The part of an RNA shown here (large-subunit ribosomal RNA, domain IV) has 347 nucleotides and comes from an activated sludge metagenome. Its Rfam family is "Bacterial large subunit ribosomal RNA". Its family is annotated with ribosome and structural constituent of ribosome in the Gene Ontology.
Context: one part of a larger RNA
């Protein structure tokens, strides 16, 4: 000095991005236990007190010599439990393993999964909700296909979305997109049909150059008919999403309960709110400190919360996250001693 322990006077978080790391507790028995709550729990809440060893006894019990023998049982051994006094140490759970504890908010209901080797968590699952597809050769999935899973199951099953325990609720918009329903118009392919047309040449005419041209064959081919689809008409938001502006107005001021007006498919309802979301912002105001850009309680002017992309609320639970007290103690004022093991020096 560098790692791994140990001890430390007074002080006790003044260290630090945070009490990180360390100490405190710790195990039995007895007393006692708050708010809260889904009445299980919270709780080992908290906070006390005891523990060794020796002598004496007291109780219930097992066994059983052995006795007056179907029951009593003594001396003795033994298993549990009490009580009285007594002895040592600093120090009796004498060593080892073995919970610090309290209050508050956030967030996930809980136990449980996760980035094998930087992330264990609010992320994933969950139970419960709801929507939606499927009537069995199910729907859905894997597979050129046999064929399999679904299931040897049958709508109280199975598939797929989204939410995400439980309480109390989940508002308004079908104008776009999507899905489901409808057939009266509109457009529409595949084919169907064949209106016309072209090539060919028997033959005919001819100014001998060429024209014209029936069948047949072959090539384009109009309009008529013709299905889902989409155009259309309606439904659906726990379907993808969406949920306003501007101007005036009350007997002080200041606000506007109320009025005008534009625009929209409809203009944010409960309930929270400077929030895991606020830009301004350390926002103001209370609380807590001597002093608090963190924290808890309000306000609301919500830059840009909002109801299953759930919305507020919660007892329990958490190696989750903020704050804040008690205990403790080398984190610290401020560092000193000691042990082991490197490094170093000699070899």
């Nucleotide at each position: 000095c560098c790692c791994u322990c140990g001890u430390u006077a007074a002080g006790g978080a003044a260290u630090u991005a945070g009490g990180c790391a360390a100490a405190u507790u710790u195990c039995c028995c007895c007393c006692g236990u708050a708010c809260g709550u889904u009445c299980g729990c919270a709780a080992u809440a908290a906070g006390g007190g005891g523990g060794g060893c020796c002598u004496c006894u007291g109780g219930c019990g097992g066994u059983g010599a052995g006795c007056u023998a179907u029951g009593c049982a003594a001396a003795g051994c033994u298993g549990c439990u009490g009580g009285a006094g007594g002895c040592c140490g600093c120090a009796g759970a004498g060593a080892a393993a073995u919970g610090g504890c309290u209050c508050u908010u956030c967030c996930a209901a809980c136990u449980g999964u996760u980035u094998a080797a930087c992330a264990a968590a609010a992320a994933c699952a969950c139970a419960g909700g709801u929507c939606u597809c499927u009537g069995c050769u199910a729907a859905g999935u894997c597979g050129a296909a046999a064929g399999a899973c679904g299931a040897c199951g049958u709508a109280u099953a199975g598939g797929g979305g989204c939410u995400g325990a439980c309480g109390c609720c989940u508002g308004c918009c079908c104008g776009g997109u999507g899905c489901c329903g409808g057939a009266a118009g509109g457009u529409u392919a595949c084919g169907u049909g064949g209106a016309g047309u072209u090539g060919u040449u028997a033959g005919a005419c001819u100014u001998c150059g060429g024209u014209c041209g029936a069948a047949g064959c072959a090539g384009c081919g109009a309009a008529g008919c013709u299905a889902a689809g989409c155009c259309c008409c309606g439904g659906u938001a726990a379907a993808c999403g969406g949920c306003g502006g501007c101007c005036g107005u009350a007997a002080c001021u200041a606000u506007a309960a109320c009025g005008g007006u534009c625009c929209u498919a409809a203009g944010g309802u409960a309930g929270c709110g400077a929030a895991a979301u606020u830009c301004c912002u350390u926002g103001u105001c209370g609380g807590g400190u001597a002093a608090g850009u963190u924290c808890c309680g309000a306000c609301c002017c919500g830059c840009a919360c909002g109801a299953a992309u759930g919305g507020c609320g919660u007892a329990a639970u958490g190696a989750g996250a903020g704050g804040a007290g008690c205990a403790c103690u080398g984190u610290c004022u401020c560092a000193a001693c000691g042990a082991g093991g490197g490094a170093c020096u000699c070899g």